This is a predicted structure of a 684-nucleotide part of an RNA (large-subunit ribosomal RNA, domain II) from Candidatus Levybacteria bacterium GW2011_GWA1_37_16. Lineage of the source: Bacteria > Bacteria candidate phyla > Candidatus Levyibacteriota. Rfam family: Bacterial large subunit ribosomal RNA. It was read from a public genome assembly. The prediction has a mean pLDDT of 83.
Context: one part of a larger RNA
RNA sequence: ACCGGUGAGUUAUUCCACAUGCGCUUGUUUAACUUUGAUUAUUCAAAGGUAGGCGUAGUGAAAGCAUGCUCUAACUGAGCGUUUGCGCAUGGGAUUAGACCCGAAACCGGGUGAGCUAACCUUGGACAGGGUGAACCCUAUCGAAAGAUAGGGGGAGGCCCGAACCCGUAUCAGUAGCAAUUGGUUGGGACGAUCUGAGGUUAGGGGCAAUAUGCCAAUCGAACCCGGAGAUAGCUGGUUCUCCCCGAAAUAUAUUUAGGUAUAGCGGUUUGUCAUGAAUGUUGUGGGGUAGAGCACUGAAUGGUUUUUGACGUCGUAAGAUGUCAUAACCAAUCAAACUCCGAAUACGCAAUAUUUUAUCAAACUAGUCAGGCUGGUCGGGCUAAGCUGAUCAGUCGAAAGGGAAACAGCCCAGACUCACAUCUAAGGUCUCUAAAUAAAAGCUAAGUUUAGAAGGAAGUCAGAUUCCACAGACAACCAGGAGGUUGGCUUAGAAGCAGCCAUCCUUUAAAGAUAGCGUAACAGCUCACUGGAGGAUGGAAUUUGGCGCCGAAAAUUUAUCGAGGAUUAAGCUUUUUACCGAAGAUUGAGCUUUGCCGCAAGGCGAGGGGUAGGGGAGCGUUCUAUUUGCAUUGAAGCUGAACUGUAAGGUUUGGUGGAGCGGAUAGAAGUGAGAAUGCCGGU
Numbered sequence: 001a002c003c004g005g006u007g008a009g010u011u012a013u014u015c016c017a018c019a020u021g022c023g024c025u026u027g028u029u030u031a032a033c034u035u036u037g038a039u040u041a042u043u044c045a046a047a048g049g050u051a052g053g054c055g056u057a058g059u060g061a062a063a064g065c066a067u068g069c070u071c072u073a074a075c076u077g078a079g080c081g082u083u084u085g086c087g088c089a090u091g092g093g094a095u096u097a098g099a100c101c102c103g104a105a106a107c108c109g110g111g112u113g114a115g116c117u118a119a120c121c122u123u124g125g126a127c128a129g130g131g132u133g134a135a136c137c138c139u140a141u142c143g144a145a146a147g148a149u150a151g152g153g154g155g156a157g158g159c160c161c162g163a164a165c166c167c168g169u170a171u172c173a174g175u176a177g178c179a180a181u182u183g184g185u186u187g188g189g190a191c192g193a194u195c196u197g198a199g200g201u202u203a204g205g206g207g208c209a210a211u212a213u214g215c216c217a218a219u220c221g222a223a224c225c226c227g228g229a230g231a232u233a234g235c236u237g238g239u240u241c242u243c244c245c246c247g248a249a250a251u252a253u254a255u256u257u258a259g260g261u262a263u264a265g266c267g268g269u270u271u272g273u274c275a276u277g278a279a280u281g282u283u284g285u286g287g288g289g290u291a292g293a294g295c296a297c298u299g300a301a302u303g304g305u306u307u308u309u310g311a312c313g314u315c316g317u318a319a320g321a322u323g324u325c326a327u328a329a330c331c332a333a334u335c336a337a338a339c340u341c342c343g344a345a346u347a348c349g350c351a352a353u354a355u356u357u358u359a360u361c362a363a364a365c366u367a368g369u370c371a372g373g374c375u376g377g378u379c380g381g382g383c384u385a386a387g388c389u390g391a392u393c394a395g396u397c398g399a400a401a402g403g404g405a406a407a408c409a410g411c412c413c414a415g416a417c418u419c420a421c422a423u424c425u426a427a428g429g430u431c432u433c434u435a436a437a438u439a440a441a442a443g444c445u446a447a448g449u450u451u452a453g454a455a456g457g458a459a460g461u462c463a464g465a466u467u468c469c470a471c472a473g474a475c476a477a478c479c480a481g482g483a484g485g486u487u488g489g490c491u492u493a494g495a496a497g498c499a500g501c502c503a504u505c506c507u508u509u510a511a512a513g514a515u516a517g518c519g520u521a522a523c524a525g526c527u528c529a530c531u532g533g534a535g536g537a538u539g540g541a542a543u544u545u546g547g548c549g550c551c552g553a554a555a556a557u558u559u560a561u562c563g564a565g566g567a568u569u570a571a572g573c574u575u576u577u578u579a580c581c582g583a584a585g586a587u588u589g590a591g592c593u594u595u596g597c598c599g600c601a602a603g604g605c606g607a608g609g610g611g612u613a614g615g616g617g618a619g620c621g622u623u624c625u626a627u628u629u630g631c632a633u634u635g636a637a638g639c640u641g642a643a644c645u646g647u648a649a650g651g652u653u654u655g656g657u658g659g660a661g662c663g664g665a666u667a668g669a670a671g672u673g674a675g676a677a678u679g680c681c682g683g684u
Stems, first nucleotide, its partner, number of pairs: 001684006011097002014094003018091007027054003033048006058065002068080004100238002103235001107228006118202009127192001129161003132157001136153007165189003170185004204220001206216003213222001241619006251264005265369002267366006277357010292342001293340002298336003302332005309326007372397010402413003417591004422587003428581003431565003437578001439577006450567001456551002460548010478533004483507003488502003513528001516527003592609007620673001622670010638657008
């Protein structure tokens, strides 16, 4: 991993304004217990048993009173009453129990452990060899002596080197290993706080510990075994056959509450109600403090004026003047979610009415939901960031399949009972992949724009608008001129149109700035403005609007921002037209089913049948029991093929195998259905 088996809402108790069925209603019903019968136990059946329960009357806190009672001094008032069941069974729900199943870490009790390891006690054992050479002693020499020096002897030490022995420093190998801690090399101690055998002592809220939370039998922040015990688990996982009908929520409030729960909201079932519901329009009537606006309050904030007041400077002998800051008033112009003298549109509530639609409300029983997601609109927070976060309105997903968007829960279209090689459409499409016009008309685009992108930039191109110039010759290019006073004054080493400052006139002219650029150290030089010439345009200059394009435009495996091929008077873009394709939509035909109405029925006429959590209904199958009826060695069950059949769970027949039991019908009772639980057991 697979296959087979096994594996989870049970049983009892008490309860319910619950549902269905039955018995009695002369109200109902027995409990313990007793007797009889059956039976292995002990249980079952029948009979007895009226103690008790519920009901038959309510009301009051109660005494009590009573079809009435209570409140009150008293009600012509108010509240509650003036009635109807009991029992059993099945189902649903709740209560108490392990209570659908599996799952802790832990807690407590009683025991078992020191043959591992820690410490201690008793009694034994072990330590090759080499080195160093303490105390002390002797001898010699010196010395007055104390003593000193030299030599010899001696053999101390948690001394040195290094085997056995003990340890485990570094590294390599090993890592399902040789080994649940090993092997190789290297290393530390090796006469000592040394190593070691045997026997003993200390026990879990404990022991031992040169303390590492270390060790106490491969287990230690509290050993192991059994028991309390099915501890508890607001947590995770799992929870087994079919079809039919309906169908949610992810919100409010509260919570030692936030991933739990309760009540409400929204679902289901049963019964009643029958226009009271919903949407839209119109009319009427309400409350509001948003948008906007405003500055009347609260606060913010700018300029000015004035004086009020205060503080601090400067000047002054002083009067006073002046400056800065604060403060106040006035004028002007402003700002605000927690400002408002004001104040909409919408929205919302109520009523009437019209149209469309199909709910609504009440009672009883009983669920799930309390993590929501995205898109669009209007807003708050945030960075007018987020596939961000919150509110509100709508949609969709959730719980929704189908078509489109290449692929794509939340976008667009559209809501799947089943069948059809029938028809029409939606969104979206119609060159090929790929169903359908290489359709039609008029334009645009040259960028493969289409097939991402901003500020900004540009004689791209098309269409429009305005102003002006032009055969008295426009615009561009070409030829020529572009001068004189004067090198203007100042400045400056110089300043001559052209470093800078001031002024910016006059003359000759067809025209020419006291100069718009380049240039020089300064001049010079080259252009420009401006003028003439030549030539001869349905033309030119400037501004501006709109359409489609261009640049701006850099990323990592491979084109990679049309789905691909590919497409240029398109197969791109804009406007218009007709046709076609296109879905589980609509229609048509056949069938199944739920439900309303009509009908004696057959049937007819309508409305429905996507669905998670969840509710309701109807069935299939398995084992056993009772009654009844059958099959079987001329072959039961089981296993294994096939055919037929039912909407499904399933059923029937038959071939093979197998070799002894097994069905149908009607009731009843359950250890009643397997794919999942890192399920459990077995096999491979």